[in-house]
Context: one part of a larger RNA
RNA sequence: GGAUGAACGCUAGCGGGAGGCUUAACACAUGCAAGUCGAGGGGCAGCAUUUCUAGCUUGCUAGAAGAUGGCGACCGGCGGACGGGUGCGUAACGCGUAUGUAACUUACCUAUAUCUGGAAGAUAACUCAAAGAAAUUUGCGCUAAUACUCCAUAGUAUGAUUCUUUCGCAUGAUUGAAUUAUUAAAGCUCCGGCGGAUAUAGAUAGGCAUGCGUCCUAUUAGUUAGUUGGUAAGGUAACGGCUUACCAAGACUACGAUAGGUAGGGGGCCUGAGAGGGUGAACCCCCACACUGGUACUGAGACACGGACCAGACUCCUACGGGAGGCAGCAGUGAGGAAUAUUGGUCAAUGGAGGCAAGUCUGAACCAGCCAUCCCGCGUGAAGGAUUGAAGGCGCUCGACGUCGUAAACUUCUUUUAUAUAGGAAUAAACCUGAGUACGUGUACUCAGCUGAAGGUACUAUAUGAAUAAGCAUCGGCUAACUCCGUGCCAGCAGCCGCGGUAAUACGGAGGAUGCCAGCGUUAUCC
Numbered sequence: 001g002g003a004u005g006a007a008c009g010c011u012a013g014c015g016g017g018a019g020g021c022u023u024a025a026c027a028c029a030u031g032c033a034a035g036u037c038g039a040g041g042g043g044c045a046g047c048a049u050u051u052c053u054a055g056c057u058u059g060c061u062a063g064a065a066g067a068u069g070g071c072g073a074c075c076g077g078c079g080g081a082c083g084g085g086u087g088c089g090u091a092a093c094g095c096g097u098a099u100g101u102a103a104c105u106u107a108c109c110u111a112u113a114u115c116u117g118g119a120a121g122a123u124a125a126c127u128c129a130a131a132g133a134a135a136u137u138u139g140c141g142c143u144a145a146u147a148c149u150c151c152a153u154a155g156u157a158u159g160a161u162u163c164u165u166u167c168g169c170a171u172g173a174u175u176g177a178a179u180u181a182u183u184a185a186a187g188c189u190c191c192g193g194c195g196g197a198u199a200u201a202g203a204u205a206g207g208c209a210u211g212c213g214u215c216c217u218a219u220u221a222g223u224u225a226g227u228u229g230g231u232a233a234g235g236u237a238a239c240g241g242c243u244u245a246c247c248a249a250g251a252c253u254a255c256g257a258u259a260g261g262u263a264g265g266g267g268g269c270c271u272g273a274g275a276g277g278g279u280g281a282a283c284c285c286c287c288a289c290a291c292u293g294g295u296a297c298u299g300a301g302a303c304a305c306g307g308a309c310c311a312g313a314c315u316c317c318u319a320c321g322g323g324a325g326g327c328a329g330c331a332g333u334g335a336g337g338a339a340u341a342u343u344g345g346u347c348a349a350u351g352g353a354g355g356c357a358a359g360u361c362u363g364a365a366c367c368a369g370c371c372a373u374c375c376c377g378c379g380u381g382a383a384g385g386a387u388u389g390a391a392g393g394c395g396c397u398c399g400a401c402g403u404c405g406u407a408a409a410c411u412u413c414u415u416u417u418a419u420a421u422a423g424g425a426a427u428a429a430a431c432c433u434g435a436g437u438a439c440g441u442g443u444a445c446u447c448a449g450c451u452g453a454a455g456g457u458a459c460u461a462u463a464u465g466a467a468u469a470a471g472c473a474u475c476g477g478c479u480a481a482c483u484c485c486g487u488g489c490c491a492g493c494a495g496c497c498g499c500g501g502u503a504a505u506a507c508g509g510a511g512g513a514u515g516c517c518a519g520c521g522u523u524a525u526c527c
Stems, first nucleotide, its partner, number of pairs: 001527004006523005013378006019371002021336001026334003030331003035078003040075002043071002047069003050065007085289003094214008104206002109202008117151003126141001128139004157182007166173002187194002215261003222252003227249008264286004268279004291312005314325004342368001344367003350364001351362003381413004392404004418464006427454001432449008471516005476497003482511005492499002
C1' cells in the first nucleotide's frame, strides 16, 4: 500500500447493488416451513343446494332423502430421499482430476413391440361394547377398491442343459437355434382420453473400483489375527474378508507405516510483476450431519432434518399407573460474545409436489423492513464580487501591519436533491374460457378475454425557494501541514526514534494549516 462476513470511537443528506451469529453442532415459548388426488374406493361428519313430511307466526323451525355441488376422517396412489439448513465428524477414493464397470441399479420421462381374460377371500372407515386421567388401545359385527390373493395366457425376461457366430488382455462378452421349467396386469372416464402389465433401447440420476494430487509432528518407529491371500458357502443391484467355516502366513513401513494434533474438499477469493504466500463468508459442485449413540422397515431411491423402534441426557404433562418432545428450515426468545436483522407480504413471476384440469400446497423463490457492513454514484450550490480587503477571531516589531479572505455581505443564475401537487409503469403470456383457420372431430396455430406481492413503488411533469444537508484525523522526523497561551519529568503523548525538569512546532487549549471526505480514525487478521 491492498484486503475484510469485521468490531470500537466521533460524525452522518440521498440513491443503486450486494452482504449480515465468524462465538455455544448451546437450550428453545409461539406461529408457519409437505402435501395432493373425489377422473382409484366405500361413504357422508360439517357446509351449501334440491325434493318431501310435520308444525304453523307463510317464510321460519324441526325431521327425512348422498339426490346434487362438494368433502372432515378413513382405505388406496404419488410425493414426503427434492427443495431449505449447518460444518459436528472426516487426513478419507472424502474431495479434485483422469479412467474403468466384460461387476451394477435407475420411480417419474421418451421411443418401439406385445398384452390388459377369469375368480375368491379379507380389512379400515362405520355400528355396538369395553379399558384408560390422558396419549391411546382392545373385542364382536358389516362393506369397497387402481388395496391384497389365486387361476389362465406370454417371450426379445429369468433358471438349467446342448450346439453355434463374432470379438476381447483375462474372468468372459455377443449372435443364432433346440429342449425344459418359472413369473404379468386395473381399472376410471366429461367418451376425447387418463391409466395398468411385460420386454428392449434412450435419457436422467446414482452405486462401486482404480492411477495421480491433497496440512503439521520422528520429542510418534515399528503396526496388523478377518489381519494378508486362497477354497467353499452366504449376502448384495453389483465386485470384494462384505460375512462365516477351513487352509496357508502373510500384509504395511524411513519414498514415513502406526500414533498424536489440526481440518469438510473443490471452482474460487485476497495479495503479489510473477513465482509464491494466505484463505475456503456470500454464489456454484461434491461430501457429512439432523438432541447423543445404535438399528432396521417401507420404497426406484433412505438406513430417512419436520418417519419408525431401542438406549441415554435434557425439558414438559400426569389422577403416579403412564405419556409427550427435538428450529444445524423461516421468523423469533434466552445464553455466550467486541459483534450480526422482521415472530413482515405474495404465490404476480421462476421453480417444485399432487392433479385430466380448474385449482391446492410451497418461510423454495420473488419482494418489502432493519444496519454507512462493503462497493458504486449524487448532493451539501454556480458565476461575479476588495482604493469599504467590512465586523470579529488570531498573530505582531502593537494607533500601523499580517492572516482567516473572494471567504462573507451584496448582485445575477440554477433547482440535482428536498417539500407539495398531478400523472403513472415494464416485469404477463401462458394455463384456462370464448371465437376462428388447417387437417378432419381433437391436435396444431391465430385472435379476444382473464391474472401484479413488490406498489400508487420506479419514473415523468409542474410549483416553491440556496432553499433541507460536513465531518474526522493529523501538523518533531519517518510524513503533507506552525505559531501563541497554559503546564513545568507534573499532567500527559507515543507505531519506531523519542517528547515534558519555565520561552515545549512532540502534553492541553486556541488560531492557522495539511490529508481524506458521508465518512474519518483506532484495533484485529492476511499478503